RNA sequence: AUGUCAUCAAGAAAGGUAGAGGGUUCGCGCCCGAUGAAGCCUUAGCAACCGUCCAAAGGUCUAAUUCGCGAAAGUUAAGCAACUUUGGAUUGGUGCUAAUUCGCGCCUGUGCGUCAUUGCAACGGGGAAGAUGAUAG
Numbered sequence: 001a002u003g004u005c006a007u008c009a010a011g012a013a014a015g016g017u018a019g020a021g022g023g024u025u026c027g028c029g030c031c032c033g034a035u036g037a038a039g040c041c042u043u044a045g046c047a048a049c050c051g052u053c054c055a056a057a058g059g060u061c062u063a064a065u066u067c068g069c070g071a072a073a074g075u076u077a078a079g080c081a082a083c084u085u086u087g088g089a090u091u092g093g094u095g096c097u098a099a100u101u102c103g104c105g106c107c108u109g110u111g112c113g114u115c116a117u118u119g120c121a122a123c124g125g126g127g128a129a130g131a132u133g134a135u136a137g
Stems, first nucleotide, its partner, number of pairs: 002136007013043005021032003026105004044097004049093002051090008065078002068075002101129001106126005111120002
């Protein structure tokens, strides 16, 4: 690179440098940008994911052990850890800090129009693609 799973209408900024583009394939729109784009550096912040810690609840199992019964062997019940869910903390790994993934472009539903079809606008549903995380490799 690729496959699988999950999330994507929330949230979160300044300074320095730099000097014209950017909004992460492409196209059409629309927006941001000399009141300073992209990139780089510093600090700050946000949290969909992973990790760590704490708490609560739940089911199964159950070490040492405990209560009870028993003359004894033993036995009912309880019982750490581990697992699942929820909440919190930390910020360790990442990512992010304009606009729904900025909107649409593929299928489909409702509506309008048409002899019929192509069509038009809006709002839904689904998909594709993309981004991020985890995992496989």

SAM riboswitch aptamer (S box leader) from Chlorobium sp., 137 nucleotides, folded computationally.
The model forms 100% of the base pairs in the Rfam consensus.
The organism belongs to Chlorobium, within Bacteria.
The sequence is in RNAcentral, with records from Ribocentre.